[in-house]
RNA sequence: GCGGACGUAGUUCAGUGGUAGAACGCUUGCUUCCCAAGCAAGAGGUCGCCGGUUCGAAUCCGGUCGUCCGCU
Repeated sequence: GCGGACGUAGUUCAGUGGUAGAACGCUUGCUUCCCAAGCAAGAGGUCGCCGGUUCGAAUCCGGUCGUCCGCU
C1' cells in the first nucleotide's frame, strides 16, 4: 500500500427496515444475627463519527476513525 471482519449498556453479546434487548455487573428493597446465596424492583445507550437512500435506518449505500486478520 491492497483486501476482509468487527465497532450496540460498566463487561460479554443478540437484534439484518417499523417503540433498542439479554446475561453478568451496579443501586434499592425483602430475606438473614452478619456476610454470601436467593427473590423483587430500578438506574444505566446521541447503536464509533459524518453524510446519503427511505414515510421510517442499529440494520441498506458512501466516506472517515479505531481494533483484529490476511496479502504485498
Notes
The prediction has a mean pLDDT of 83. This is a predicted structure of a 72-nucleotide RNA (transfer RNA) from a Patescibacteria group bacterium. Its Rfam family is "tRNA". Its family is annotated with triplet codon-amino acid adaptor activity in the Gene Ontology. By type it is a transfer RNA.